[in-house]
Formats: sequence, structure tokens, C1' cells
RNA sequence: AGAGCAGGCGGGGCAGCCGCAGCCAUCAGGCUGAGGAAAGUCCGAGCUCCACAGAGCAGGACGCUGGGUAAUCCCCAGUGGGGGCGACCCCAAGGAAAGUGCCACAGAAAACAGACCGCCCACCGCGUCGGUGGGUAAGGGUGAAAAGGUGAGGUAAGAGCUCACCGCUGCGCUGGCGACAGCGCAGGCACGGUAAACCCCGUCCGGAGCAAGGCCAAGCAGCCAGCGAAGACCCUGCUCGGCGAGCUGGCGGGUAGGCCGCUUGAGCUCGCUGGCAACAGCGAGCCCAGAGAAAUGGCUGCCGCCCACAUAAGGUGGGAACAGAACUCGGCUUAUCGCCUGCUCAAAAC
Repeated sequence: AGAGCAGGCGGGGCAGCCGCAGCCAUCAGGCUGAGGAAAGUCCGAGCUCCACAGAGCAGGACGCUGGGUAAUCCCCAGUGGGGGCGACCCCAAGGAAAGUGCCACAGAAAACAGACCGCCCACCGCGUCGGUGGGUAAGGGUGAAAAGGUGAGGUAAGAGCUCACCGCUGCGCUGGCGACAGCGCAGGCACGGUAAACCCCGUCCGGAGCAAGGCCAAGCAGCCAGCGAAGACCCUGCUCGGCGAGCUGGCGGGUAGGCCGCUUGAGCUCGCUGGCAACAGCGAGCCCAGAGAAAUGGCUGCCGCCCACAUAAGGUGGGAACAGAACUCGGCUUAUCGCCUGCUCAAAAC
């Protein structure tokens, strides 16, 4: 210098003039005013109602261990596995001996799973080949995957047939909260894969949603049918159970106004303590949009940042991405400009 990996910060500042929205104020006026993702609506909750508030089934979510949190499919730390030379990154990561499925094609054979080509032995014949019988699964082929792997011995040729090491299974010891790891002993060794197939096991889960839900004002006009205290509607997808008086449909009329919910929060900043960390506790300080068809804009000057040219300094020109709250918050995912920090890596040069 190049190529990468992980993380952090910012999202211009100051001033003037004019103009908006909210709050305060007797007046002059004062204070505040879109994000790191406000996006997606994929999750979780707060809050509101069903509702007086249960049980079971169905259904759904999650799935290694420990911790964090209001909670989560989130975050932190670790274990096991996979990818990468590496810094690092990824994993729907319980059970295949409870059961049922599936593994196309190719291949001899795809799990109670094998003999196509081969190799060995015996016999026969038309004899450097062929046929019949027997043995074999080490070699080759097919395939994503083929009856553990490497090596040695042994054999007619081979084979865990035997042995060593590795793998696997069982038991024990040590370390660890644990998932697991290490060591030792015994055993030639029962299990192909697939549960992101059905399923089994364990844990958890009411429903709907701010267009939730309340208050006020104004206005009108009810009629018909069905069901209903032998309990409708509703809770509720179903059953038990509960509640308890109107419910459903059709035709017709009136209203669409105003206020609340609506911003003080599982809030933010700083410090200390504990913890590897996520985070928790304590103390101090701060108030930081509440619109309602939707406010935060326009102009000017100076300064700052980045890029190019240029200079002793000065200067000139250009640029600044993705993108706007709508009840609130915690996550995840996606889009994107600039700067900074740490770490990794071949090759070349000094």
C1' cells in the first nucleotide's frame, strides 16, 4: 500500500429577519418542537374492553446449558457442530430402541438392505479361453449416501477373522450449577439417513385491539318477522360451567359536532457499587413534539466537515446519503453517507 473482520460516533453549528404548532403569561414576551432507522407490521408487552371470572379438549409457539428482562421467536456468557489461512461468522441444536412414513433415477442391493465386474478353489471342455459347482465382500462400478476408518498379521482368496490406534457402546473416577470435557476399565461392536416428514416428550400461551375505549351536546321514527327464564346473546374454536335479559334479520329515519384517551415514561443523562457480560441496585440532575388532513419552513451571513486543484501561508470550485412521529415502549429485519478505533492476512520492497 492492498484485501478483509468486529465495533463506536455523528447526521452540521452560530446569528439575524419573516412565518408555523403546543404550553406559560396582564402586556412586551419566554420555553420547546421528527429518526437511527420514525421504515417493515415480523414479534413481545404496557394500556382498554369482553368480564363476575373458572376447568378441560383442540390449536399454536418454543426446544443444548446457565443467566438477563415487564416479556419475547430477543440479549449475554458458555457447550457441541459447521464454514473460513485468519481476525471472525453461522446453526428450527430434545427424541430415529414408542410407532408410521419417505430416500426419485442410477445401481446387484437403500435397512431383517448385497453379488454387476471381479478374486480364490474343484471339476469338465472345442483350452493363454469358456462352462458348472462352491467360497468371498478386501478391490472396481452406480449413487447424496452402500454392512466403521488407517495399518499390520492371517487366509485358497478375503473379511474385526486377529491385533494396535482412532471411532462406537456400557460402567466408573475427576472437574464443572449445567450442557459437557478429560482419564481409566470392559466389550469386536446392537443402531444408515430423514422429525425444516407425521409423531413422541418437555415448557409456555384467553380473545380483540387507540378505527381499543369513555364523556358531553344536538337530532330523529319507528314498523315487520324469528329466537329467548324449559335460559337466548355473550365468555368461546368446541364441551362442562358461568352470567343473566334482551338478541338476530329486513325495511325506514336521524347524526358524523366537541372533549378525553394524547404524552411523566418498564423515561433520559452522569457518577458509584456488584457482575466476564447482558444487566441490576443506589445517588444526583433533566422534562425532551402531541398534530388532528395533519405544525418545525423560507432568506441572508459567518464558521465547521468531506473531496479536487493550488499555495510558504492565503485561495477557488464542488459535495453532504437513507429518509418524516400519530397511544407508548422493548426487540428483530431492511435502506444508507461520512469519520474514527482495534484486530487478521497471503505476496512484494526496505
Molecule: Bacterial RNase P class A
Organism: Coprothermobacteraceae bacterium